[in-house]
Context: one part of a larger RNA
Molecule: large-subunit ribosomal RNA, domain VI
Organism: Pseudomonadota bacterium
C1' cells in the first nucleotide's frame, strides 16, 4: 500500500505442508494339504517395539530467591540467638515452571481412479483371442479420507454486526485542510505469550502486577520461658514456626495520559 465508505469478528478453502512403519501371541485349526514329519491361506481378536505429537492426575528428576540439619572460620561487646564467606561450604526434603523414565492419544477404516496381473463378452481372422468397439476386478502406492497452515487465491471470496451523509476552501474534484463517529493505535500494568515483533488480559465504569489477608502445598515441632540432667541434652508450650513462582479475597500502590480514525457506497 491494495482488496472501490470506515470498522470489529466468525469463517469457505483455490494451493501447501504433515502423518503414512512393524513385530509376537490366540481363535478359526492341530483344521485344509501331507505316508509321516509338518503345517496353512481366507477371516477375526489380544499384546507390544520404534517413532510422532499433546500434556503433569499419577510415577519421578530438577527446583543456587522454600524449610530443616551440620562443619570450618569472621561478625553484632559477652551468653542465647542471627548473620558473612567456605561450589547452593556440605547434607535431608521440596511448591510452581520445565521435563521424560511417567499419563494419555496417533498410523487406522472407509470411498474413488489405477499398476503389474487375473477375468467377462467379443470380432478383425467361421476357430481361437481380457481389445480392436464395449465392460468387470485388482496394490504398503495416487486422489479423497485425518491433522496442520491458508482470500497479496491481486481471481484479493463469503456472513454477520457496528458507525454515520460533519465544518471550511478553492484552480468544484473520487481535491485540499480541520474536527468527529465505530473503532483502532501509542504510552502504562502484566502473561505457563514471547529472541525482537506479534498474540493474549487488564488500563478507575478496574483485580493487570505488586502489597496486605485467608487457603492449598512444602518442611518437621521456631524463638522465649518453665521443668529435667553435672553436662552434652531432653520434654513441655508446639501437627509449633517459617514458607518463592500455586488459588482464592482486599483499590493501600502502580495502570496519570496521548494520538489516529469515514462523509466516495447504499
Nucleotide at each position: 500500500c491494495g482488496u472501490a465508505g470506515g470498522u470489529g469478528a466468525c469463517u469457505u478453502g483455490a494451493g501447501g505442508g504433515g502423518a503414512g512403519c512393524u513385530g509376537u501371541c490366540c481363535c478359526u485349526a492341530g483344521u485344509a494339504c501331507g505316508a509321516g514329519a509338518g503345517g496353512a491361506c481366507c477371516g477375526g481378536g489380544a499384546c507390544g517395539g520404534a517413532c510422532c505429537g499433546a500434556c503433569c492426575u499419577c510415577u519421578g528428576g530438577u527446583g543456587u530467591g522454600c524449610c530443616g540439619g551440620u562443619u570450618g572460620u569472621g561478625g553484632c561487646g559477652c551468653c542465647a540467638g542471627c548473620u558473612g564467606c567456605a561450589u547452593u561450604g556440605c547434607c535431608g526434603g521440596g511448591u510452581a515452571g520445565c521435563c521424560a523414565a511417567g499419563u494419555c492419544g496417533g498410523g487406522u477404516c472407509g470411498g474413488g481412479a489405477u499398476a503389474a496381473c487375473c477375468g467377462c463378452u467379443g470380432a478383425a481372422a467361421g476357430c481361437a483371442u481380457c481389445u480392436a468397439a464395449g465392460u468387470g476386478g485388482g496394490a504398503a502406492g495416487c486422489c479423497c479420507a485425518c491433522c496442520c497452515c491458508a482470500a497479496g487465491a491481486u481471481g484479493a471470496g463469503g456472513u454477520c454486526a457496528c458507525c454515520c451523509u460533519c465544518c471550511g476552501g478553492c484552480u468544484c474534484g473520487u481535491c485540499c485542510g480541520g474536527g468527529u463517529a465505530a473503532g483502532c493505535g501509542c504510552g502504562g500494568u502484566g502473561g505457563u505469550a514471547g529472541a525482537c515483533c506479534a498474540c493474549c488480559a487488564c488500563u478507575u465504569u478496574g483485580a493487570u502486577a505488586g502489597g496486605g489477608c485467608g487457603g492449598a502445598g512444602g518442611u518437621g515441632u521456631a524463638a522465649g520461658c518453665g521443668c529435667c540432667g553435672u553436662a552434652a541434652g531432653g520434654c513441655g508450650u508446639u501437627c509449633a514456626g517459617c514458607u518463592u513462582a500455586c488459588c482464592g479475597c482486599u483499590a493501600c500502590u502502580a495502570a496519570c495520559g496521548c494520538g489516529c480514525g469515514a462523509g466516495c457506497g447504499g